This is a predicted structure of a 350-nucleotide RNA (Bacterial RNase P class A). Its Rfam family is "Bacterial RNase P class A". Rfam's curators write: Ribonuclease P (RNase P) is a ubiquitous endoribonuclease, found in archaea, bacteria and eukarya as well as chloroplasts and mitochondria. Rfam links the family to the GO terms tRNA processing, dimeric ribonuclease P complex and ribonuclease P activity. It was read from a public genome assembly, where an Rfam model found it.
RNA sequence: UAAGUAGGGCGGAUAAUCGCGGCUGCAAGUGUCGAAAGACCGCAGGUGAGGAAAGUCCGGGCUUCACAGGGCAGGAUGCCGGUUAACGGCCGGUGGAGGCGACUCCAAGGACAGUGCAACAGAAAUGUACCGCUAUUGCGCAGCAAUAGUAAGGGUGGAAGGGCAGCUUAAGAGACUACCGCCCGCCUGGCAACAGGCGGGGCACAUGUAAACCCCAUCCGAAGCAAGACCGAACAGAAGCGUUGACGCGGCCCGCCAGCUUCAGGUAGGUUGCAGGAUCUGGCUGGCAACAGCCAGGCUAGAUAGAUGAUUAUCCACGACAUAACCCGGCUUACAGCCUUGCUUACUUA
Numbered sequence: 001u002a003a004g005u006a007g008g009g010c011g012g013a014u015a016a017u018c019g020c021g022g023c024u025g026c027a028a029g030u031g032u033c034g035a036a037a038g039a040c041c042g043c044a045g046g047u048g049a050g051g052a053a054a055g056u057c058c059g060g061g062c063u064u065c066a067c068a069g070g071g072c073a074g075g076a077u078g079c080c081g082g083u084u085a086a087c088g089g090c091c092g093g094u095g096g097a098g099g100c101g102a103c104u105c106c107a108a109g110g111a112c113a114g115u116g117c118a119a120c121a122g123a124a125a126u127g128u129a130c131c132g133c134u135a136u137u138g139c140g141c142a143g144c145a146a147u148a149g150u151a152a153g154g155g156u157g158g159a160a161g162g163g164c165a166g167c168u169u170a171a172g173a174g175a176c177u178a179c180c181g182c183c184c185g186c187c188u189g190g191c192a193a194c195a196g197g198c199g200g201g202g203c204a205c206a207u208g209u210a211a212a213c214c215c216c217a218u219c220c221g222a223a224g225c226a227a228g229a230c231c232g233a234a235c236a237g238a239a240g241c242g243u244u245g246a247c248g249c250g251g252c253c254c255g256c257c258a259g260c261u262u263c264a265g266g267u268a269g270g271u272u273g274c275a276g277g278a279u280c281u282g283g284c285u286g287g288c289a290a291c292a293g294c295c296a297g298g299c300u301a302g303a304u305a306g307a308u309g310a311u312u313a314u315c316c317a318c319g320a321c322a323u324a325a326c327c328c329g330g331c332u333u334a335c336a337g338c339c340u341u342g343c344u345u346a347c348u349u350a
Base pairs, nucleotide, nucleotide: 001346002345003344004343005342006341007340008339009338010337012315013314014313015312016311017310018309020048021047023045024044025043026042029041031040032039033038050321054332055331057330058329059328060327061326062224063223064222065221074220075219076218077217078216079093080092081091082090083089094108095106096105097104098103109215110214114213115212116209117208118207130154131153132150133149134148135147136146137145138144139143162180163179165177166176181203182201183200184199185198186197187196188195189194228272229271230270231269237263238262239261240260241259248256249255279298280297281296282295283294284293285292286291316319
């Protein structure tokens, strides 16, 4: 320098004006609504989306209901260790696959519990002889046919009965032998997955497929903030009292009037849940890391038809994907462009 690989950070900037949602303060204003409390309007100040706020795919907090315990059904997960509130996430390893490499990817238990499936091709897909090889018999004998043996070779296929070399054999074959593979046992190292070594078994159950049914192990009660809690009109309802005058008409009398009071329910509506939290920023300590602990500082939207926009000026690289709705930890997906760190490979120069 080029190509690559694994991360981290940012996501137009500054100022002014107008407008919108919360909050705080002021003003008490002859404004509007209301019985009142209060709300709206007014003025000022300060504040106001994201790295994914998204998809709603996992996990938890919180809430209501259910619940002695166990089981069925259903779902998820599936190598080992750690981390966490929890997880199917993350971190570190093991094994396998890919890459020269940095590095990346993998739902990675069980196919002697049982069942299913394996298109096309091929003789045969789980038990098989098409070609070929060999033996025997027959015949019309350079050969052909029948029967038997055979998985070494050919051919089909993603996959054909452990591989390969030899020995044996009529030809062959784990039938036998060495090495490799597989299975079993032991030893060593490791918390473990596993790795290495030694010995044994001639290999039998005899292919693949379990994100096919299924088996085994572990985990899971259900619904969700439109959860839930509190207050609560109007109309209708119930009870009581009322025309022998209740209630009201400012205290009493007269007079007038036909309704009045209480209650449950919880609709409209309002308050809350609801923003101080497994919180954020910085530093230190422990740990390879995920993460944990300690110290200091900060408070950072809270709407309910749902607020972030517009204009102007200056500047640049000319601005992508996208807008909270109970909260949090992850995953996945979308994204113009910029900055930055470690590492790998190749070449060049010193």